A computed fold for a 359-nucleotide RNA from a Myxococcales bacterium, annotated as Bacterial RNase P class A.
It is recorded under the gene name rnpB.
């Protein structure tokens, strides 16, 4: 210099100037209440002044919980999820550390990673043959011959062919024997554990697929802030059913006959809580880490026909130009809040790898 792995913070800033939105405070005007009256509270306008107003994903709506209603959601069955170990958490399919396997020359990264000697089932084409094995070409001067017998080295097919390689050995091969790999198994030894090293023993018995049914272990009720909870007004009642809620199903629990309930009519599309202090965020300190503990600090949108903008100057990063100077500056917009995935996107910082050159 190229080329690449990880990981971190950050999302442009300062002023004026024009607006939006809600929030306090202040005066003025209008209505309603109660009062003789002054005036006292209440709403509603517009006016002035103070301070506030998007994000790292505010998105996708995948996953997990808080909060709310039905029983403080409680029993079986059915059905879904999840799957290597220890941890972390409210809690997860996340996360942290590891184990094992694959990828890359590395750095580093990936993994839907229980169970195929309980059972059933599938293995397309191709092939002799896809699992109680079996023999197409071939080999074998076994045999008088047979499409008879011997074998599975070596061809051929396939994603996958009943263990590699190699020396004995054989009529010709063959774990038949041997060695060393591999797989099985047992026992030390190190680990909390997955596993891991070492030594023994077995000639190999157990092809593959569980993202095929299934076993196994652990989990999981359902709905969703338009949840729900209150106020205020307007209307017109009428009919049906006898149970009705728990939203796979069954028990079981609660209500209830002055009752619920569910269709048809008809009324209201106003207002207020829920609504932002929360599992929060920052600093110390413990832990590898994920996080936790205390102890001090801080306060950071709550809108609803839905604000959070626009515009000029400098200054900051970026690119080109000797310079004046010119250009660019991402992806995107809360909607009851959090914990993560995941997926859109700008430059910049550290640290590490690998190739070249150069001292």
């Nucleotide at each position: 210099u190229g080329a690449g792995a990880u990981u971190g913070a950050c999302a442009g800033g300062u002023a004026a100037u024009c607006g939006c939105u809600g929030g306090c405070g202040u005066g003025g005007c209008g209505c309603g209440u109660g009062g003789c009256a002054a005036c006292a509270c209440g709403c509603g306008c517009g006016g002035c002044g103070c301070g506030g107003g998007a994000g790292g994903a505010a998105a996708g709506u995948c996953c997990g919980a808080g909060c709310u209603u039905c029983a403080u959601a409680g029993g079986a069955c059915a059905g879904g999820g999840u799957g290597c170990u220890g941890g972390c958490u409210a809690a997860c399919g996340g996360c942290c550390a590891g184990u094992c396997g694959g990828g890359g020359c590395g750095a580093c990264c990936c993994g839907c990673a229980g169970g195929a000697a309980a059972g059933u089932g599938c293995c397309a084409c191709a092939g002799a043959a896809a699992a109680c094995a079996a023999a197409c070409c071939g080999c074998c001067u076994a045999g008088c011959a047979a499409c008879u017998g011997g074998u599975a080295a070596g061809g051929g097919u396939g994603a996958a062919a009943c263990g590699g390689u190699g020396c004995g050995g054989u009529a010709a091969g063959a774990g038949c024997g041997c060695a060393c790999c591999g797989c099985c198994u047992c026992a030390u030894u190190g680990g909390c554990g997955a596993c891991a090293a070492u030594g023994g023993g077995g000639g190999c018995a157990u092809g593959g697929c569980a993202a095929a049914c299934c076993c196994c272990a652990c989990u999981c009720g359902a709905a969703g802030c338009a949840a729900g909870a209150c106020c205020a007004g307007a209307c017109a009642g009428g009919g049906g059913c006898c149970g009705c809620g728990u939203g796979g199903u069954c028990c079981g629990c609660g209500c209830a006959a002055u009752g619920a309930c569910u269709c048809c009519g008809g009324g209201u599309u106003g207002g207020u809580c829920g609504c932002u202090c929360g599992a929060g965020c920052c600093c110390u300190c413990g832990g590898c880490a994920a996080c936790g503990a205390a102890g001090g600090g801080c306060c950071u949108a709550g809108a609803u026909g839905a604000a959070u903008g626009g515009u000029u100057a400098c200054c900051a990063c970026c690119g080109g130009g000797c310079a004046a100077c010119c250009g660019g500056c991402a992806c995107a917009g809360a909607a009851c809040u959090c914990g993560g995935c995941u997926u859109a996107c700008g430059g910049c910082g550290a640290u590490c790898u690998c190739a070249a050159c150069u001292g």

Notes
It matches the Rfam family "Bacterial RNase P class A". Rfam links the family to the GO terms ribonuclease P activity, tRNA processing and dimeric ribonuclease P complex. It is annotated as a ribozyme.